RNA sequence: ACGAACGGUAGCGGCGUGGAUUAGGCAUGCAAGUCGUACGUGAUCCUCGCUUCGGUGAGGUGAAAGUGGCGAACGGGUGAGUAAUGCAUAGCUAACCUACCCUUGGCACGGGGAUAACCAGGAGAAAUCUUGGCUAAUACCCGAUAGGCUCGCGGGGUUGCAUGGCCCUGCGAGUAAAGAAGGCCUCUUAGCAAUGCUUUCGGCCGAGGACGGGACUAUGUCCUAUCAGCUAGUUGGUAGGGUAAUGGCCUACCAAGGCGAUGACGGGUAGCCGACCUGAGAGGGUGACCGGCCACACUGGGACUGAGACACUGCCCAGACUCCUACGGGAGGCUGCAGUCGAGAAUCUUCCGCAAUGGGGGAAACCCUGACGGAGCGACGCCGCGUGCGGGAUGAAGGCCUUCGGGUUGUAAACCGCUGUCACGCAUUAAGAAGGGCCCGGUGUUAACAGCGCUGGGCUUUGACGAAGGUGCGGGAGGAAGCCACGGCUAACUCUGUGCCAGCAGCCGCGGUAAGACAGAGGUGGCGACCGUUGUUCGGAAUCACUGGGCAUAAAGCGCGCGUAGGCGGCGAAGUAAGUCGGGUGUGAAAUCCCUCGGCCCAACCGAGGAAAUUGCGCUCGAAACUACCUUGCUUGAGGACAGGAGGGGAGCCUGGAAUUCCUGGUGGAGCGGUGAAAUGCGUUGAUAUCAGGAGGAACACCGGCGGCGAAGGCGAGGCUCUGGCCUGUUUCUGACGCUGAGGCGCGAAAGCUAGGGGAGCAAACGGGAUUAGAUACCCCGGUAGUCCUAGCCGUAAACGAUGGGCACUAGGUAGGGGGGUACCCAAUGCCUCCCUGCUGGAGCAAAUGUAUUAAGUGCCCCGCCUGGGGAGUAUAGUCGCAAGGCUGAAACUCAAAGGAAUUGACGGGGGCUCACACAAGCGGUGGAGCAUGUUGUUUAAUUCGAAGCAACGCGCAGAACCUUACCUGGGCUUGACAUGUUAGUGGUAGGAGCCUGAAAGGGUAACGACCCUCGAAAGAGGGAGCUAGCACAGGUGUUGCAUGGCUGUCGUCAGCUCGUGUCGUGAGAUGUCGGGUUAAGUCCCAUAACGAGCGAAACCCUUGUCUUCAGUUGCCAGCGGGUAAAGCCGGGGACUCUGGAGAGACUGCCGGUGUUAAACCGGAGGAAGGUGGGGAUGACGUCAAGUCCUCAUGGCCCUUACGCCCAGGGCUACAAACGUGCCACAAUGGCCGGUACAGAGGGACGCGAAACCGUGAGGUCAAGCAAAUCCCAAAAAGCCGGUCUCAGUUCGGAUUGAGGGCUGCAACUCGCCCUCAUGAAGCUGGAAUCGCUAGUAAUCGGGGAUCAGCUACGCCCCGGUGAAUAUGUUCCUGAGCCUUGUACACACCGC
Repeated sequence: ACGAACGGUAGCGGCGUGGAUUAGGCAUGCAAGUCGUACGUGAUCCUCGCUUCGGUGAGGUGAAAGUGGCGAACGGGUGAGUAAUGCAUAGCUAACCUACCCUUGGCACGGGGAUAACCAGGAGAAAUCUUGGCUAAUACCCGAUAGGCUCGCGGGGUUGCAUGGCCCUGCGAGUAAAGAAGGCCUCUUAGCAAUGCUUUCGGCCGAGGACGGGACUAUGUCCUAUCAGCUAGUUGGUAGGGUAAUGGCCUACCAAGGCGAUGACGGGUAGCCGACCUGAGAGGGUGACCGGCCACACUGGGACUGAGACACUGCCCAGACUCCUACGGGAGGCUGCAGUCGAGAAUCUUCCGCAAUGGGGGAAACCCUGACGGAGCGACGCCGCGUGCGGGAUGAAGGCCUUCGGGUUGUAAACCGCUGUCACGCAUUAAGAAGGGCCCGGUGUUAACAGCGCUGGGCUUUGACGAAGGUGCGGGAGGAAGCCACGGCUAACUCUGUGCCAGCAGCCGCGGUAAGACAGAGGUGGCGACCGUUGUUCGGAAUCACUGGGCAUAAAGCGCGCGUAGGCGGCGAAGUAAGUCGGGUGUGAAAUCCCUCGGCCCAACCGAGGAAAUUGCGCUCGAAACUACCUUGCUUGAGGACAGGAGGGGAGCCUGGAAUUCCUGGUGGAGCGGUGAAAUGCGUUGAUAUCAGGAGGAACACCGGCGGCGAAGGCGAGGCUCUGGCCUGUUUCUGACGCUGAGGCGCGAAAGCUAGGGGAGCAAACGGGAUUAGAUACCCCGGUAGUCCUAGCCGUAAACGAUGGGCACUAGGUAGGGGGGUACCCAAUGCCUCCCUGCUGGAGCAAAUGUAUUAAGUGCCCCGCCUGGGGAGUAUAGUCGCAAGGCUGAAACUCAAAGGAAUUGACGGGGGCUCACACAAGCGGUGGAGCAUGUUGUUUAAUUCGAAGCAACGCGCAGAACCUUACCUGGGCUUGACAUGUUAGUGGUAGGAGCCUGAAAGGGUAACGACCCUCGAAAGAGGGAGCUAGCACAGGUGUUGCAUGGCUGUCGUCAGCUCGUGUCGUGAGAUGUCGGGUUAAGUCCCAUAACGAGCGAAACCCUUGUCUUCAGUUGCCAGCGGGUAAAGCCGGGGACUCUGGAGAGACUGCCGGUGUUAAACCGGAGGAAGGUGGGGAUGACGUCAAGUCCUCAUGGCCCUUACGCCCAGGGCUACAAACGUGCCACAAUGGCCGGUACAGAGGGACGCGAAACCGUGAGGUCAAGCAAAUCCCAAAAAGCCGGUCUCAGUUCGGAUUGAGGGCUGCAACUCGCCCUCAUGAAGCUGGAAUCGCUAGUAAUCGGGGAUCAGCUACGCCCCGGUGAAUAUGUUCCUGAGCCUUGUACACACCGC
């Protein structure tokens, strides 16, 4: 933007517009007639006369049909067909026609015979037909006349692009006609008729014009080459026919032509144009309405009539279909206007009128006109109007949201004031009307006062629609708003519901419990009598690129050459004027578009004028630079000649050595061969090895080189012959001879094919051996085609520089190969120059990577190719091939991408460097047994819940018999066990012994019976607390750790993670942080487009190791004194140990060496300690939606006489089975018995509890001391000394079980710990696998503490005693850091 359709909605008007599909079928009505002034009849009716009342005569009227004329070929519809017989534009007709109309010349004389109607008869159902008879004409026919016309035969003039045209003229032949109406005159008694004259209308023959057409020419006019050849009236000629007219238009004969890659022929699609839509334009799309042309009229064919038709509502034939029928036969054609059915997403009234405009007929009145003018229906479109305007804040109510304060809807409403469009009612009313008729004039024509034309006046007459309009009045805000959207694009946001459901969606994408995206609501945005959706076209899309694109890697350079057509083409001069440019002119219809005015109130719409436009085509005049053409020159492009040169360029023939294999012989004697390791295989019939000789085939080591040659494929021993190309030098010759190249032709690796040879090695297929889950593979042993030659096919490739060819120009550096020149005789070398081949690099280009005189830069010329991915280089068709297959080469369907380059990460059975108990080297364990403990699973009324690889599993739990406790069963409570606020009540109130019931909780009853504040003498009044009843609320270990805070785990105490400024890059980003060293360390140093900085590392902190100093009790005791059986027991002492305050000390500071004069490292000295002294605390940016809603906090959701609260009992302790973490063992480095020695760190008042006594013991009794360097727990144990056991299921081991005790506690049945006696299980060192540890460590030994009434603690945390081994290595396993590399990964290799 639309001829639209669909959904929702809808007040009015104007102007437009409306069967796009089935050119499917059609009921009914209407759509072309008219003329009596061409003609003959003449129903009916009227008047008059006559009448036997049946009729009949005359006159008038004039229906209807007929003859005749004109029209019916226009107007109206549709778009089937048609790719040219069409259309558009420009020409041409000297090859033509044209009724009616206009102008003009001439003419209209004399005759004739019919026929329809009608009448009579006949046939038929009908349509209709037929026989006989009568009749007219502007119907038909004959004759005459011929200005002219036509034809034939002549003469002359003039003119044109050819045939030829025009004009003048002579002779001959041929060819016309129709009357009608009015008037007048004459004749006549009059009338009529006729004749004559005249007017008007007609008629005939010519000429011209106008209008309309016919024919021809050029140019333009869709897709398809998977249509490449087409053609027999075909192409041309001659003669004839035919037509209005040229012509193979048709016929006969003759010739063999004609068309085609500038696309013939065929296929598909399509009416064409003016124009319309879009677009900046160029273009692209369309061809509704209006206008021009064409074609068609049920389908196909044909002619007739006519000026005109091969004829929409004419004829004939054939066909299909429908209808009528008496079955014999007939009728019909809506793609005219309405209307109907059908199909369809879809397209209207069976309306009014000829009043206007136009058309046909007529002299005219007039008649006809579904053309047309109008009305109707449809928001289908465009335009206009309205649905009110002003005031109005306690910002009402209601709705929605809320952080509960409020916000918003919102001046919106209410309310007050006002207006009166539109609609409604009443009344009234216009333009569109010009004409016609009658009367009276004027004027022209005329003999005329007829008639006719023009014109004036008077009277009269014509409106379908207009009218839902205009105007006036009436009344009253009264009757009139919706649709879509609100995640981004894109303008507009919240709540609720839903829970990957229901749904949305143009693209991206939303929805899995907090959805601005679904649905509803409130609010908002947009448009508004419309709003959305769908469809189609153009735009954006430079995304087919003429304007205006590309092809190294994104899609795209043919594998390479030769060359045809074509395209393009060097320098100078002259000419021409086709292209080109300028002027003029014709045309390019109107409408449309544009401008200016104007008419409807405006606008839409319409009208007038205008310039402009229609970018086109023709004619004409001019210009001559460029292109072209023609002519003539030139040498620089190109080529030739001559003289040299390099080379695996090509072909044929010949020759050579090394090696492999085979054969023969010799030596020799057990293996060889092969692999990661093996085996198959070969070998005592003698292999491998080795020597000699021979045979045969293939390939040519070293030289050998990003070296050479070739167009590419490709070419590698040597010699000979033939042969192509290239380079250099001289500038001698030709004189543009050039470049490219659709088709075409040739060459073209390997494999493959055909035929014939050849066959050593190698080796698809195949056989065997291994590997493996398998192994149709990789490895091994064999082995056939093939590889080789000759001849012929095939024609492909990552045929690659993934880069077509040619010419020119545009910074450098460096190297190699082949020539020439020069310096000085040669060589080497330097310099200059030409060609070839590389590397590097600037400008430029490029998305980047890159490229860069060998361009992917800057230009010109030519060719090829591309247009999202997949389907697919597939199918089909054609063509080539022996085949394999090649070349050309789609579509359906499907996806929202496919892809390039680069960046940061991550990853790699990639690389480099470096770490870590990572491995290795060691020591001890786990995995097997028993038990403890946690988990899974199962069970259960419940076995509460969480934790899940490392990083869940002696974890939350540093203490489950009740409690804890969250679970289950049962019994109870309901403002609640707990908080706050509020209302009302309450003095026998609050509280509450006792009693009843009950397992308890709870329920019931009830003696007694208050407190505080104010006022008051008191009584008492008021209030508070408390209580009772209600209302708000409490409460929830209910849910979501994937809504969260906080806290924590882990990578990891790994060395990393970042920032500012600068610089580089289009950008993501890079640099810094890389590199060389060094470190435990991004630690430090050096270097450096970086310079600095931050968080981490380190340091600061605690502890431990040495010393100093201060202090000296509860600790210590050397010296002095006292004293004991003994003991720091006492007086004293501060020396020592120790305690705990303050300090010192260690910093690579010193020396040597190494190192870059650095950082640092190695060694050494000193030192208690040495290179971070040991240990701890300390955990960067981040990762794992890691863990925790059951610590706590917290959003949302959920429960509310229960998912809350209380209580009793049970459960968390179950037990077929599995796993984790531990304890104790299996024994002699040991068990048992006796004796004996040495810690540290802790704890203690509801506590630790000495001594003494009792008990075998657990423990008990009594009880001193101690709130602790004082007293107690407390014995440390391993150890040491001595004894015993002697290798055994034991004097090992202690599970299990029985009995008896102790302790805690309201209570040890489920379900505690301990003691004694008895019992005495498994187990004799543990499969695959796996864990910890690098020094005061592992191992081993005991001690303490938290929690706690007690304890299932063998757990956890801490303390000390004894006290090793091994590693100076980094190949491997695991993890980590840095650099680098590849990537199709980015939820990132558990990827794809």